[in-house]
RNA sequence: GCCGAGGUGGCGAAAUUGGUAGACGCACCAGGUUCAGGUCCUGGCGGUGGCAACACUGUGGGGGUUCGAAUCCCUUCCUCGGCA
Repeated sequence: GCCGAGGUGGCGAAAUUGGUAGACGCACCAGGUUCAGGUCCUGGCGGUGGCAACACUGUGGGGGUUCGAAUCCCUUCCUCGGCA
């Protein structure tokens, strides 16, 4: 340099006909249980603003197509594999 695979909450990992993003697991927080800890059960758990209800934003970065994009297109950064 060329080709291929991938990048999604703190971590792993789903969502492919383009139609509610984050299911599910782990970690973490609160409560219950316990003498206590673990196990187990219930609820919560991206970011920003807000007393709250709630609103906005968020799939590596930027742009485009579309009523609608994690998904399609362009560009760029990074990781892994192959070829030279």
Notes
Predicted 3D model of an 84-nucleotide RNA (transfer RNA) from a Betaproteobacteria bacterium. NCBI's taxonomy places the organism under Bacteria, Pseudomonadati, Pseudomonadota, Betaproteobacteria. The sequence was found in a public genome assembly. Its Rfam family is "tRNA". It is annotated as a transfer RNA.